[in-house]
């Protein structure tokens, strides 16, 4: 992680309208509208991690300059370019990425009955 057998297990219209079937009208079951739940399922995302197409910094080296500086080099300081472009770091983009959050697809809205995320208790498996 999964199966399995027992317990507990929440919300929300006894909606209106037709049909059908039952039977005595507070039934069942389909469909269509309107209202509503969220706890089968299903979708969706944080933060961290991984990545690196871009950008904008950052640190190394290097080439020219400019000063200090030397008899001349060296050295040191600052400055343009360039490489290292994922070396590092942001931010964008991308992957992955939770739920009881969030959506309402499905599914559900008297009581019974069925379903029920999840916890208990116990088996079994991998």
């Nucleotide at each position: 992680c999964c199966c399995c057998a027992c317990u507990g297990g929440a919300g929300a219209g006894a909606g209106g309208c037709u049909g059908c079937a039952g039977g005595c009208u507070u039934u069942g079951c389909a469909g269509c509208c309107c209202a509503c739940c969220g706890a089968a399922g299903g979708a969706g995302c944080a933060a961290a991690c991984c990545g690196c197409a871009g950008u904008c910094g950052g640190u190394g080296c290097a080439c020219c300059g400019u000063g200090u500086g030397u008899c001349a080099c060296a050295a040191c300081a600052c400055c343009u370019u360039g490489c290292a472009u994922g070396c590092u770091g942001g931010c964008c983009c991308g992957g992955c990425g939770a739920a009881u959050c969030u959506c309402u697809c499905a599914g559900g809205u008297a009581a019974a009955g069925c379903g029920g995320a999840c916890a208990g208790c116990g088996g079994g498996g991998g």
Description
A computed fold for a 126-nucleotide RNA from uncultured Rhodoferax sp., annotated as Glycine riboswitch aptamer. The model forms 90% of the base pairs in the Rfam consensus. The sequence is in RNAcentral, with records from MGnify. The prediction has a mean pLDDT of 79. Taxonomically the source falls in Rhodoferax (Bacteria, Pseudomonadati, Pseudomonadota, Comamonadaceae). Its Rfam family is "Glycine riboswitch aptamer". From the family's description: This family represents the bacterial glycine riboswitch. Glycine riboswitches usually consist of two metabolite-binding aptamers domains with similar structures in tandem. The aptamers cooperatively bind glycine to regulate the expression of downstream genes.